[in-house]
């Protein structure tokens, strides 16, 4: 070189997430890559960790082992935009209030606007009058078994008798109360289209006389003050989507280089 046997290794890697850290089970790219079994309040391990168990297969090169190149995906980072949410902010816009200028529509005015001058009402105080209550006098009714009065039938008593006393009931009248009441007087009033006198005021109504064109409305705009976090800004934390000579890990893939022991030709 070649054949056999063996060994090391190898029979997928990678990103996230998990953890003090390394691997597995989870989730995803890659793309085919022995098989069984457990694994999340988990399995198995660390100064190196690139899994544990039990079996099976290749085996020194297409397969293992390095360097380069490549770059599919992941994780960041910053920028933009874009939803949400949270704090700032009265500079802007926008709202609200509130002063000012402004003066539009209208309405009132020669049946006579403003000013001006004299009055009247609404207001207040005293009064008068009336109404209305109340009290008292006053008139009117009515009012007593007996304990009021006049009269006192009957009856009773006193008397020889003339005659005389006393007195119920009835009638008259009356007291106190009771009631009424148009007169009088007092007193009070959430009372009056009421009179008188004073007073006060120019808000508002309203006559008169003067006077001879304005009076009154208040829009739109504009300016100043205050508020006000709605939108604009600003700042942060999130959501989705892009961008980036951007930062790490980085599959498959390609290129090049390395690799062990026996026997026998």
């Nucleotide at each position: 070189c070649c054949a056999c046997g063996g060994u090391a290794g190898g029979c997928g890697g990678g990103g996230g997430g998990c953890u003090g850290g390394c691997g597995g089970u989870c989730c995803c790219c890659u793309g085919u890559a022995c098989u069984c079994g457990a694994a999340a309040u988990c399995c198995g391990c660390c100064g190196u960790a690139c899994g544990c168990g039990a079996g099976g297969c290749c085996g020194a090169a297409u397969u293992c082992c390095c360097a380069c190149c490549g770059g599919a995906g992941g994780c960041g980072g910053u920028c933009c935009a874009u939803g949400u949410c949270g704090a700032g902010a009265c500079a802007c816009a926008g709202g609200c209030u509130g002063a000012g200028c402004g003066g539009a529509a209208g309405g009132c005015g020669a049946u006579g606007a403003a000013g001006g001058c004299c009055g009247g009402g609404u207001c207040c105080u005293g009064u008068g009058c009336a109404a209305c209550g109340g009290u008292g006098c006053g008139c009117c009714g009515u009012g007593a078994a007996c304990c009021u009065g006049g009269u006192c039938a009957g009856g009773u008593c006193c008397g020889g008798a003339a005659g005389g006393a006393a007195g119920c009931a009835g009638c008259c009248a009356u007291a106190a109360g009771c009631g009424g009441u148009a007169g009088c007087a007092c007193c009070g009033u959430g009372u009056g289209c009421c009179g008188c006198a004073g007073g006060g005021g120019u808000g508002c109504c309203u006559g008169g006389c003067u006077g001879g064109a304005g009076c009154u409305g208040g829009a739109a705009g504009c300016u100043c003050a205050g508020u006000u976090a709605u939108g604009c800004c600003u700042c942060g934390g999130u959501u989705u989507g892009g961008g980036c000579u951007u930062g790490u890990c980085g599959a498959a893939g390609g290129u090049g280089g390395g690799u062990c022991c026996g026997u026998g030709g």